A computed fold for a 549-nucleotide part of an RNA from Diacronema viridis, annotated as large-subunit ribosomal RNA, domain V.
Rfam family: Bacterial large subunit ribosomal RNA. Gene Ontology terms of the family: structural constituent of ribosome and ribosome.
The organism belongs to Diacronema, within Eukaryota.
It is recorded under the gene name rnl.
[in-house]
Context: one part of a larger RNA
RNA sequence: AACCUAGAAAGACAAGAAGACCCUAUGCCGCUUUACUAAAUCCAGUUAUUACAUUUCGUAUAGUCUCGUGUAGUCUAGGUGGUAGCGCUUUGCGCGCCCAUGAAAAACCACUCUUUUCUAUUGCGAUUUGUUCUACUUAACGGUCUUCCGAAAAGUGCCUGGUUGUUAGUUUUUCUGGGGCGGAAGACUCCUAAAUAGUAACGGAGCCGCGCAAAAGGCAAACUCUCACUAAUUCGUUUAGUGCUUGAGUGUAAUGGCAAAAGUUUGCUUGACUGCAAGACUGACAGGUCGCGCAGAGAUUUAUGUCGGCCAUAUUGACCCGAUGGUGCUGAAUGGAAAGGCCAUCGAUUAACGGAUAAAAGUCACGCUAGGGAUAACAGGCUGAUGCCUUCUUAGAGCACUUAUCGAUGAAGGAUUUUGGCACCUCGAUGUUGACUCGUCCUAUCCUCCGGCUGUACAAGGUCUGAAGGGUUCGGCUGUUCGCCGAUUAAAAGGGUACGUGAGUUGAGUUCAGAACGUCGCAAGACAGUUCGGUUUAUAUCUUCUAGG
Repeated sequence: AACCUAGAAAGACAAGAAGACCCUAUGCCGCUUUACUAAAUCCAGUUAUUACAUUUCGUAUAGUCUCGUGUAGUCUAGGUGGUAGCGCUUUGCGCGCCCAUGAAAAACCACUCUUUUCUAUUGCGAUUUGUUCUACUUAACGGUCUUCCGAAAAGUGCCUGGUUGUUAGUUUUUCUGGGGCGGAAGACUCCUAAAUAGUAACGGAGCCGCGCAAAAGGCAAACUCUCACUAAUUCGUUUAGUGCUUGAGUGUAAUGGCAAAAGUUUGCUUGACUGCAAGACUGACAGGUCGCGCAGAGAUUUAUGUCGGCCAUAUUGACCCGAUGGUGCUGAAUGGAAAGGCCAUCGAUUAACGGAUAAAAGUCACGCUAGGGAUAACAGGCUGAUGCCUUCUUAGAGCACUUAUCGAUGAAGGAUUUUGGCACCUCGAUGUUGACUCGUCCUAUCCUCCGGCUGUACAAGGUCUGAAGGGUUCGGCUGUUCGCCGAUUAAAAGGGUACGUGAGUUGAGUUCAGAACGUCGCAAGACAGUUCGGUUUAUAUCUUCUAGG
C1' cells in the first nucleotide's frame, strides 16, 4: 500500500413517496347559507269531475222619486236646447212672454249633471241556509232509515301565484416585493422623466364623474386689476395721489397661458346653427384632437371682419337589446298592416370603467389533482437597517484634575451569535423546537497563569494588555431555550458548527385526522387562544472512521 473479516453511522444535499405545509389553475370534490338560478314538497286560487234551490249585501242596467241658497234680481237661477204661449172651476183667474236685475232668466216641453228614496232584473261579484245524488274513495268515526246513510265537500287532473339548502347545477375577479388583511382598477394636471416625443413602481403631490341660457355662450364698444403707503373724510364706507408691474382675476385641481387682454363692465343677441370638408397631429387597433374652404339660413359691427359654445388641457362608456319622435326605404300571391331599415334623441357607479351573464356568497384541519423553488414557512446565500462589539472626539461627573473610574452629543469601523430586508440553490421532499449522547472549533477570557495603570498602604478590588493548556456544578418550576428561586463552587464566560448531532435516542412542545371550553361567525367552520389524545422506517452499496487478520 492493497485485500479480507467484524463493527460505527459523519457525508454521498443517502433511500423511500411526481411535498400533505405555502402559492398558482377563469382545476375538482364535500359541506354551509338571509350567494344566484331552478326543482320535488307544502300552501292558496281558477277550472274540470259537479246538480237544484234559497237568504243578504255590493255593483251594473232600466224605471221612479228627491237634491242644487256668493252679490244683484219678487226669490233657493244645477246645465244645455226648443218655444210664445201654458193650466184651470173658462165674460174670469194663475204662471209666462214683455220690462227690470244679472256673467247666465224663469211658464211649458225635451235631454242631462250632482245628491237621495223605492222597485225590477235569466247581468256580474261576494255571502247564508237547505235538498238530493250518478260516478270515484269508502278506512276510521258518527247516526236507531241498521243488507243502510254521511258529500256537491274531500280527493284527483291541467293551469296560475307563493313558499322551499329538502335536492340540484354553478359562481364567489385581478394587481400584489409569497398569500391573506388593507389599498387600488376609468379620466385630468405636475414632479420622477436623464433640455424633441415617449417612459415604470403598492414612487411623491393634487383633482374629476360637473357647472353656465335676461350666461359664465356670440358680436361690438369701453375699462384696468391686486397690494403697500400718504392725504382728506365718515358711525361704516368712500375719494384723490404715489409706488410696485402681473404679484389680482380667469366657475371647478395643477401646469402652461392671458393687460390689441383670454380679466372687468355695458348694448344687441342665440353660430351652444343645417349639409359637408382639403389637409394634418396622435394611437397596436378601436378611438381621440385640430381644421383651410364651399353651400344654406342667421347674429353682431359704421366697416374690413368675427361667430359650428365656454383661456387650453378632466367632467366619461363599445356592440347588442329596448324606448320615443320623424321618414320620398322594404312590405313573403296582390292591396294594406304587422315587423324591420334609415335619421334624431333617450335608457349603464356595464366605476373590476376595452364593458364574460338578464341573473351569483362562503367554508374545508376530511380533503383531492396538476404544477411551481416563476412564490412563502426551516436551513444556507447576499445585505447589515436593527441588535451586539470596538475605536475616535471630550462637554461633563470625579472636592482640584477630560481619559484611576464613569462619560452626553457627534464621528469612524468590525463580526454575522438577534430582529429584519431580498427571494438566489432546493416544493419528482435539504425532517422542524427542546432534552440526552458524542464531540470539534473561535475568543470579544468566567476561573486558573504572566503583567501595566490605579482615586494601588496591606487585604479585598477596579480597569486594561497578553494568554484558548485545562476547567466552567447539583437541584425546584416550566415542553421550554431563556428566566426566576434554592444550595454550592476557583469559576458557575459568550458563541460557531444546516439555531452541530433523529439512516444516533427521545417526542414534552409546535403542526393532520377525534373531542371540549372561551371568543368570532346566521351557518359550514375559524382562532401566534386554551385543554385531553395522537404509528418517529428490522439487514449500510461507496467514502469516512474503529478493531483485527